[in-house]
RNA sequence: UACUGAAAACGGCAAUCCUUAGUUAAAACUAAGAGGCGCAAAGCUACCGAUCUAAGGGAUAGUAAUCCUAUGAUAGCGGAGUUACCAGU
Repeated sequence: UACUGAAAACGGCAAUCCUUAGUUAAAACUAAGAGGCGCAAAGCUACCGAUCUAAGGGAUAGUAAUCCUAUGAUAGCGGAGUUACCAGU
């Protein structure tokens, strides 16, 4: 340096739910506490696919709904990029 792995060691992250406060059109998210599903990158990055939402825009319609759409979101959906502890080869 590359590859493989979490058996060991030191550690790390923290799902669902709950509490308090915030944020947003919504989805989602932020901070603290509690908690411990799980993760060898569950560190980071929205480049590709996928998924969520539809304020705004468009269509339909005719007074209130429906459909489409990301510029919003998900890195704990997958790929890709990038950084990295330990051990082995």
Molecule: c-di-GMP-I riboswitch aptamer
Organism: Gammaproteobacteria bacterium